A computed fold for a 75-nucleotide RNA from Candidatus Nomurabacteria bacterium RIFCSPHIGHO2_02_FULL_33_12, annotated as transfer RNA. Its mean pLDDT, the model's own confidence on a scale to 100, is 82.
[in-house]
RNA sequence: GCCGUUAUAGCUUAGUGGUAAAGCACGAUAUUGGUAAUAUCGAGACCGUGAGUCCGAUUCUCACUGACGGCUCCG
Numbered sequence: 001g002c003c004g005u006u007a008u009a010g011c012u013u014a015g016u017g018g019u020a021a022a023g024c025a026c027g028a029u030a031u032u033g034g035u036a037a038u039a040u041c042g043a044g045a046c047c048g049u050g051a052g053u054c055c056g057a058u059u060c061u062c063a064c065u066g067a068c069g070g071c072u073c074c075g
Base pairs, nucleotide, nucleotide: 001071002070003069004068005067006066007065010024011023012022013021018055026042027041028040029039030038048064049063050062051061052060
């Protein structure tokens, strides 16, 4: 320098062109003499950044940034 994969709640992941789901973690309540465990409920991300297409974008396209991997050149 070239190519590819990837970026979604605190963490690990899912998801799909019609404003996003689960587990763990967190908070509340119940249970207990008290913890733990268990049960129920709740809060939490507008989806890396910018632009484009579209009636509508987290999803498609382009650029950039970060992470990971491969290839090439020079030394």
Rfam family: tRNA. From the family's description: Transfer RNA (tRNA) molecules are approximately 80 nucleotides in length. By type it is a transfer RNA.